[in-house]
């Protein structure tokens, strides 16, 4: 050049007009005029996790629903970080719902004889035979199937077979070393040879009460505290929105239909916040200074032009290199600049996104 | 905005414990009739939204999308 592989980062800049929503200040509201501030890396999906609220302060159990190698960060996770084991790739590097199948139960179509401590279709071998086959044995051989119950040599038999024996793969159990641990390395013993499936029930270890900012608080206006069912009359109901227990309240409660408003304040952005230096850690991450203030609307503001510079892609001309293909810089023409829009607030995941940076692996080519 | 569901033929639904998926209306075709309708035969029609994981095997589990449907203010 050409294919890739990681990784966070940018998300055009300035001016100028014209607009949009809060704030300050003229100014005693309001128009008005000045000043100043206003969207992302995902603001998105809403999939986890959390802080805030409000149900009782969130208590026992049970059923439910996640999580599942091992250590570690964390407010906390199913996110991250390092490692371990396996599996891909020629590398760079990636990917793994990665506990239990030897606790029990299910399921394993179709084919095939037999689908799980099995199995005799074919074929091998004995034995009978009316010569067609029939009885018994056998899992080395074919066949079937995703899958057929360790492999190779030898002994051995009628044929054969972990039936024995030797080496190798694996499980179990047990000992020595190394690591906090998963787990690694030796060692030796046991023929044990046990299929898959737990994104199937399940068994085991560990989380999880519920709703959700239309949460929830204050004012204020208005209307019929109307009606119907259910349930109960002192442990009946409610809080409690799976049930049980347990605590509290405590005389009515709950649903529906009806009635009225469609207002204002609040929660609200100052926070597990950023950003720079240093320590401690391999990293996540975390200790300390210092510095910043950076949207708070609420049917929903955050937008358009223009001009100058910048970025990519394409032509096309020249000046250098080169056999040449093509490269560098120059001026000129065209063309392009994405996904996408906060809504109570953070941490993560995923999922959209034109280009651009940096590191690096593997192939050619030159020199 | 927060919360819940659904997606299976042309329409409206079913479907199970994972093994190639069906009803009813429309549709074609044929029978009957003079003709049509009605009936009665038969036939064809499917990427089970979409992508990936799990399994030997997915429409069916699981995840990630993508479309679409519902409901939720206060007060007394």
């Nucleotide at each position: 050049g050409a294919a890739g592989c990681a990784g966070g980062c940018c998300a055009g800049a300035u001016g100028a007009c014209c607009g949009c929503u809060g704030c300050c200040c003229g100014u005693a509201u309001a128009u008005c005029g000045g000043g100043g501030a206003g969207a992302g890396g995902a603001a998105a999906g809403u999939c986890c996790g959390g802080g805030c609220u409000c149900c009782a302060a969130a208590g026992g159990g049970c059923a439910u629903g996640g999580u599942g190698c091992u250590g570690g960060a964390u407010a906390a996770c199913g996110c991250c970080c390092a490692g371990c084991g396996g599996g891909g790739g020629u590398g760079a590097c990636c990917c793994c719902a990665g506990g239990g199948a030897a606790a029990g139960u299910g399921c394993c179509a179709c084919a095939g004889a037999g689908a799980g401590a099995a199995g005799a279709c074919c074929g091998c071998c004995c034995g009978c035979u009316u010569c067609g086959g029939c009885g018994g044995g056998u899992a080395a051989g074919g066949g079937u199937g995703a899958a057929a119950g360790g492999g190779u040599a030898a002994g051995g038999u009628a044929a054969g077979a972990g039936c024995u024996u030797a080496c190798c793969a694996g499980g179990u159990g047990c000992g020595a070393c190394g690591g906090u641990g998963a787990c690694g390395u030796c060692g030796g013993a046991u023929g044990c040879u046990a299929g898959g499936u737990a994104a199937a029930c399940c068994c085991c270890a560990c989380c999880a009460g519920g709703a959700g900012c239309a949460a929830g608080g204050c004012c204020g206006a208005a209307u019929a505290g109307g009606g119907a069912a259910g349930c109960g009359a002192u442990a009946a109901g409610g809080a409690c929105g799976g049930c049980c227990c347990g605590u509290c309240c405590g005389u009515g409660c709950u649903u529906c239909c009806g009635g009225g408003u469609u207002g204002g304040c609040u929660g609200c952005u100052u926070g597990a916040u950023g950003c720079c230096g240093u320590c401690g850690g391999u990293a996540a991450c975390g200790g300390c200074g210092g510095c910043a203030c950076u949207a708070g609307a609420g049917g929903a503001a955050u937008g358009g032009u223009c001009a100058u510079c910048g970025c990519c892609c394409u032509c096309u001309g020249c000046c250098g290199g080169g056999u040449a293909a093509c490269c560098u810089g120059c001026a000129g023409g065209g063309g392009g600049g994405a996904c996408a829009g906060a809504a109570c607030c953070c941490g993560g995941c995923u999922u959209a996104u034109g280009g651009g940076c940096u590191g690096c692996u593997u192939c050619g080519g030159c020199c | 905005g927060c919360c819940a569901c659904c997606u299976u033929a042309g329409c409206u639904c079913a479907g199970a414990u994972g093994g190639u998926a069906g009803a009813g209306c429309a549709a074609u075709u044929g029978a009957u009739u003079c003709g049509u309708a009605a009936u009665c035969a038969a036939u064809a029609g499917g990427u089970c939204g979409c992508c990936g994981g799990u399994u030997c095997g997915a429409u069916u589990c699981c995840g990630g999308c993508a479309g679409g449907u519902g409901g939720c203010u206060c007060c007394a």
Molecule: RNase P RNA; transfer RNA
Organism: Geobacteraceae bacterium